Source information:
Predicted 3D model of RNase P RNA and transfer RNA as a complex of 444 nucleotides. It holds a member of the Rfam family "Bacterial RNase P class A". Rfam's curators write: Ribonuclease P (RNase P) is a ubiquitous endoribonuclease, found in archaea, bacteria and eukarya as well as chloroplasts and mitochondria. It is annotated as a ribozyme. The coordinates come from a structure-prediction model, not an experiment, and the mean pLDDT is 80.
[in-house]
C1' cells in the first nucleotide's frame, strides 16, 4: 500500500420567519379563545413473523386431537430470541454457513433411464476347477455343450450394496491380509454434546422425517376497534334454519360447570366525549459478579401521545456526495443532489428496506526497514 | 388499527401424497361460405418474486410482493 473478514456508532448542523400537537403558567368578550415557556418520530416507529406484560371470556380446570421448537450447556418474564460450546461443510487466512432428535419401533417413496433402486440383480460379460455327455489323441490331455460358479469389468442413475493397495482362486469376492471408514462394547476426559484409546466384528446398518410418524420439551382463546364509564339515535321489526339425546358461555371435540333461546340474511340507527394512555422487564453514570449473554449494589434522569390523526415548509450560512472547468499538486470554483421510511397500548427478539460516512479488532499478499 | 384466508393461460377453474402444467370461454392463421355467423383443424399463450429442503418443487419450509375479506348499535 492492496485485498477481505468481523463488531460497534451516526445518518446533517446553526440562525431567522411563519405555522401543527400536548402541556405549566396568565389573560378572557368563557369561544377548547389569545399571549407567553416548555417538549415533540425511528434505527428500523415497517412486515406482524414469534415471545411477553395488560384487559376481558365464572374459575383458567382435566383428557383427547392440533400446533410449534428440535445437537449440549447457560441467559432472561418468556421465546423459534441472545451467549459460550460440540460436530458437519466451505474459506489460504481473520472468519461464516447450519430446521443438526429418531431411517437396528412401523408405514410408505426413490419418476425417467437402467439387467437390477433395498427380501437386490444378471443386459454386456468372466470362468469351466468340480459332476455328466459328445469329439480329437495311445495316453496326458484339449475343444464344445449341459448343470452350474461369479458378483469383479463395461454402460444407466442423484444413488448400484464399504474404498485403496496386496495376497488369494478356474474366475472371481471382506474369501484373507494391511491402511482408512463404519458399528458394538470398555476405559480415560467432559456437567453435556462429543473427543480420543483399546478390543472385537468381517460389513450386519443406501437416501428421504421442510412424506406419515415416534420421542422429547412447551402451548386455555380472544385481541386496545382488547376493557370501564357517560351521552345520543332507532324497530327487541321481518324471513329461514337449529331447538332439551339441543344451543349457547367455551372461537376444534369431550368431561366438568352456568345460563335458556341461539345462528345467519334483511331492515333499522349513530359517525361523540372521557379513562385505559404512557414511570417502563425505562434510560445514563461508577462500581461488583461473569469467558460471555446477563445480573446486582449505589447515584442521577423523566424522554411524543395524536384520534382523518401533530412533529412542517421557505430562506440563509456551514458540513457531506458526485460532475464539469482550471491547477503540476495541494486545493479553488459552477451547477446538482443528500437514502429507507414515518409512532397509534407497551416491551423483549427476528426479518426485511436503506443515499453516504465514521470508529475499533484481526487476516492474507507485495514492497521497504 | 387488528385478524383471517387468496395468487395457475386474457377470465374462471382444474392437477396429486412431490415425478410429462390441463380443461372451458376467448385470441391469432387456415379451411368451409357469394360475404357473415356457426362449425372444423392448427397455434400462441402460465404456476406473483427470490431463497432452502430434495435426485427431482406448482404442491413442502421462509422470506418479500400484490389484492380480497370481516370488525360498531338495536344483539
Nucleotide at each position: 500500500g492492496a485485498a477481505g473478514c468481523u463488531g460497534g456508532c451516526c445518518g446533517g448542523g446553526c440562525a431567522g420567519u411563519c405555522g401543527c400537537u400536548g402541556u405549566g403558567c396568565a389573560a378572557u368578550u368563557c369561544g377548547c379563545u389569545u399571549g407567553u415557556g416548555c417538549a415533540g418520530a425511528g434505527g428500523a416507529a415497517a412486515g406482524u413473523c414469534c415471545g411477553g406484560g395488560c384487559u376481558c371470556c365464572g374459575c383458567a380446570g382435566a383428557g383427547c386431537a392440533g400446533g410449534a421448537u428440535g445437537c449440549c450447556g447457560g441467559c432472561u418474564a418468556a421465546c423459534g430470541g441472545c451467549c459460550g460450546g460440540a460436530c458437519g461443510c466451505c474459506g489460504c487466512g481473520a472468519g461464516g454457513c447450519g430446521a443438526u432428535g429418531g431411517a437396528a419401533a412401523g408405514u410408505g417413496g426413490c419418476a425417467c433411464a437402467g439387467a437390477a433402486a433395498a427380501c437386490a440383480g444378471a443386459c454386456u460379460g468372466c470362468c469351466a476347477a468340480c459332476g455328466u455327455u459328445u469329439c480329437a489323441g495311445a495316453a496326458a490331455u484339449g475343444a464344445a455343450a449341459c448343470c452350474g460358479g461369479c458378483g469383479a469389468u463395461g454402460g444407466u442413475g442423484a444413488a448400484a450394496a464399504g474404498g485403496u493397495g496386496g495376497g488369494g482362486u478356474a474366475a472371481g469376492a471382506g474369501c484373507c491380509c494391511a491402511c482408512c471408514g463404519c458399528g458394538c462394547c470398555u476405559g480415560u476426559g467432559g456437567u453435556a454434546a462429543c473427543a480420543c484409546a483399546g478390543u472385537c466384528g468381517g460389513c450386519a446398518c443406501g437416501c428421504c422425517a421442510a412424506a406419515c410418524c415416534c420421542c422429547a420439551u412447551c402451548c386455555g382463546g380472544a385481541g386496545c376497534a382488547a376493557g370501564a364509564c357517560c351521552a345520543a339515535a332507532u324497530a327487541g321489526g321481518g324471513a329461514a334454519g337449529c331447538c332439551a339425546u339441543a344451543g349457547c358461555g367455551c372461537g376444534g371435540c369431550u368431561c366438568g360447570u352456568g345460563c335458556u333461546g341461539c345462528u345467519u340474511c334483511c331492515g333499522g340507527g349513530u359517525a361523540g366525549g372521557u379513562c385505559g394512555c404512557u414511570u417502563g422487564a425505562g434510560c445514563c453514570a461508577u462500581c461488583a459478579g461473569g469467558u460471555a449473554a446477563c445480573u446486582g449494589c449505589u447515584g442521577g434522569c423523566c424522554c411524543a401521545g395524536a384520534u382523518g390523526a401533530a412533529u412542517g415548509a421557505c430562506u440563509g450560512c456551514c458540513a457531506g456526495g458526485c460532475u464539469g472547468c482550471c491547477g503540476a499538486a495541494a486545493g479553488g470554483u459552477a451547477a446538482c443532489u443528500c437514502a429507507c421510511a414515518g409512532a397509534a397500548c407497551c416491551c423483549g427478539g427476528c426479518u426485511u428496506a436503506c443515499a453516504g460516512g465514521c470508529c475499533a479488532g484481526c487476516u492474507u499478499c507485495a514492497a521497504c526497514u | 388499527g387488528c385478524a383471517g384466508g387468496c395468487a395457475u393461460a386474457g377470465c374462471u377453474c382444474a392437477a396429486c401424497g412431490g415425478g410429462g402444467a390441463g380443461a372451458g370461454c376467448g385470441c391469432g392463421a387456415c379451411g368451409u361460405u357469394g360475404c357473415c355467423a356457426g362449425c372444423g383443424u392448427c397455434g400462441a399463450g402460465a404456476c406473483g418474486u427470490g431463497a432452502g429442503u430434495u435426485c427431482g418443487a406448482g404442491g413442502c419450509u421462509c422470506a418479500c410482493u400484490g389484492g380480497c375479506u370481516g370488525c360498531c348499535c338495536c344483539a